The prediction has a mean pLDDT of 87. A computed fold for a 323-nucleotide part of an RNA from Nonlabens tegetincola, annotated as large-subunit ribosomal RNA, domain IV. Its Rfam family is "Bacterial large subunit ribosomal RNA". Its family is annotated with structural constituent of ribosome and ribosome in the Gene Ontology. Lineage of the source: Bacteria > Pseudomonadati > Bacteroidota > Flavobacteriia > Nonlabens.

Context: one part of a larger RNA
RNA sequence: UCAUGGCUAAGGAACUAGGCAAAAUAGACCUGUAACUUCGGGAGAAAGGUCCCCUAUUUAAUAGGGCGCAGUGAAAAGAUCCAAGCGACUGUUUAUCAAAAACACAGGGCUCUGCAAAAUCGAAAGAUGAAGUAUAGGGCCUGACACCUGCCCGGUGCUGGAAGGUUAAGAGGAGGGUUUAGCUUCGGCGAAGAUCUGAAUUGAAGCCCAGUAAACGGCGGCCGUAACUAUAACGGUCCUAAGGUAGCGAAAUUCCUUGUCGGGUAAGUUCCGACCUGCACGAAUGGUGUAACGAUUUGGAUACUGUCUCAGCCAUGAGCUCG
Numbered sequence: 001u002c003a004u005g006g007c008u009a010a011g012g013a014a015c016u017a018g019g020c021a022a023a024a025u026a027g028a029c030c031u032g033u034a035a036c037u038u039c040g041g042g043a044g045a046a047a048g049g050u051c052c053c054c055u056a057u058u059u060a061a062u063a064g065g066g067c068g069c070a071g072u073g074a075a076a077a078g079a080u081c082c083a084a085g086c087g088a089c090u091g092u093u094u095a096u097c098a099a100a101a102a103c104a105c106a107g108g109g110c111u112c113u114g115c116a117a118a119a120u121c122g123a124a125a126g127a128u129g130a131a132g133u134a135u136a137g138g139g140c141c142u143g144a145c146a147c148c149u150g151c152c153c154g155g156u157g158c159u160g161g162a163a164g165g166u167u168a169a170g171a172g173g174a175g176g177g178u179u180u181a182g183c184u185u186c187g188g189c190g191a192a193g194a195u196c197u198g199a200a201u202u203g204a205a206g207c208c209c210a211g212u213a214a215a216c217g218g219c220g221g222c223c224g225u226a227a228c229u230a231u232a233a234c235g236g237u238c239c240u241a242a243g244g245u246a247g248c249g250a251a252a253u254u255c256c257u258u259g260u261c262g263g264g265u266a267a268g269u270u271c272c273g274a275c276c277u278g279c280a281c282g283a284a285u286g287g288u289g290u291a292a293c294g295a296u297u298u299g300g301a302u303a304c305u306g307u308c309u310c311a312g313c314c315a316u317g318a319g320c321u322c323g
Stems, first nucleotide, its partner, number of pairs: 001318008010309002014307001019304001027051005036041001038144001052066005067071001079302007086294002091103002107142007119128003145289004150219003155216002157212005165207002170202002175197005182189002220238005247281001248278001259275005
């Protein structure tokens, strides 16, 4: 000096990104216990008290007495409260830097599937689904519960339609070209076959027409206007498929920004409550709340302490010296 323990005057988080670490709490019995709440909880809430030995009757409980600084006399053995975010919860996860707000979940919805089911594996046979049968099975999304889930089908998907138009290959084969037996008025015409072409007609999907957003997705701009000013319930105009409804909002989302006001502090870029000017919230890519729960994240408080002011001492081990 390092490691692991023990103790510390006064102060008590002034340390620090952050009370990290340590300290504190602790058992049993008795009293007592708030907001909120899904009435189950919250709750061991919180906050207090008692605990040893002897005697009395056997226990229990009570009464009387006794000792110590101290009676769960050592050890083992919850710290607690307030407020907010996220996720309802128990659970699962990056074996070996991440345990979470991620995944899952019960519940909700859409969609496919009538059984030789859909879906999946396989070249096939065959198998899973399932020794199941729509209260079943597969896929996708959301994620307890409460209140709800607005508008847009123009685009892209998906589903359906078939009256008309358009239409590929293929089918079809009118007509035409080349070739030449033959005929010829010597100009040409030209059968069959071969070959090169090729009109009409026929011909699916798509385009087309509808539906569908808990399908993928989307949800405006400019100008004016009220008897102070300011603002604009109101009006005009352009564009759109439709112009963001309820609720929430400087938010895990806010750039400007340490926004402004209030609270808490002597002092608060964090935190809580509001405001709304939402750069760039918003309704199952779910919206807003929410008791309980969380080795979750953030802010505050009490207790407590060597975290610190600011260090000191002790024990053991290592280092170091000798060997």